Predicted 3D model of a 74-nucleotide RNA (transfer RNA) from Planctomycetes bacterium DG_23. The RNAcentral record of the sequence draws on ENA and MGnify. It matches the Rfam family "tRNA". Rfam links the family to the GO term triplet codon-amino acid adaptor activity.
RNA sequence: GCGCCCGUAGCUCAAUGGGAUAGAGUAGCGGACUUCGAAUCCGAGGGUUGGGCGUUCGAGUCGCCCCGGGCGCG
Numbered sequence: 001g002c003g004c005c006c007g008u009a010g011c012u013c014a015a016u017g018g019g020a021u022a023g024a025g026u027a028g029c030g031g032a033c034u035u036c037g038a039a040u041c042c043g044a045g046g047g048u049u050g051g052g053c054g055u056u057c058g059a060g061u062c063g064c065c066c067c068g069g070g071c072g073c074g
Base pairs, nucleotide, nucleotide: 001073002072003071004070005069006068007067010026011025012024013023019057029043030042031041032040050066051065052064053063054062
């Protein structure tokens, strides 16, 4: 330098062929329980879906450019 794959909550991951308000587990927080903790149960919060532009009535999903990571080739 070229090709392919990946980037979504603090972390690990979902999200049919583009369509309902982007969810789950875990961690942290609050509560219940307990003498106090742990475990368990309940609840709330937490997101520029890596950045930008475009296509579309509508984009996490499609196109282009850039950034970061991985693999292969040279």